[in-house]
RNA sequence: UUACGAAAAGGCAAACCUCCAGUAAUGAAGGGACGCAAAGCCACGGGUCUUCUAAGAUAGCCGGGUUGUCGGU
Numbered sequence: 001u002u003a004c005g006a007a008a009a010g011g012c013a014a015a016c017c018u019c020c021a022g023u024a025a026u027g028a029a030g031g032g033a034c035g036c037a038a039a040g041c042c043a044c045g046g047g048u049c050u051u052c053u054a055a056g057a058u059a060g061c062c063g064g065g066u067u068g069u070c071g072g073u
């Protein structure tokens, strides 16, 4: 450095509820944990969703890019 994912230390946070924003999908904050070895970030490709047909959303759908913690193997 790469592969890999035992252990330890930790990390994130689904559904749902409250509240705010948005036409909506959905997103932010608080609570809450279904799960996650990238469930950190990026909308590049595909998929799905919304739609005022102009666009938008989803990275916890798949692929890809990129950064990172630990080290028994």
Stems, first nucleotide, its partner, number of pairs: 003073001004071002011036002016031003020027002034060001040066003044063003047058004

Background: c-di-GMP-I riboswitch aptamer from Alteromonas confluentis, 73 nucleotides, folded computationally. The sequence is in RNAcentral, with records from Ribocentre. Of the family's consensus pairs, 94% are formed in the model. Its mean pLDDT, the model's own confidence on a scale to 100, is 89. The organism belongs to Alteromonas, within Bacteria. It matches the Rfam family "c-di-GMP-I riboswitch aptamer". From the family's description: GEMM was predicted in a large-scale screen for bacterial structured RNA regulatory elements.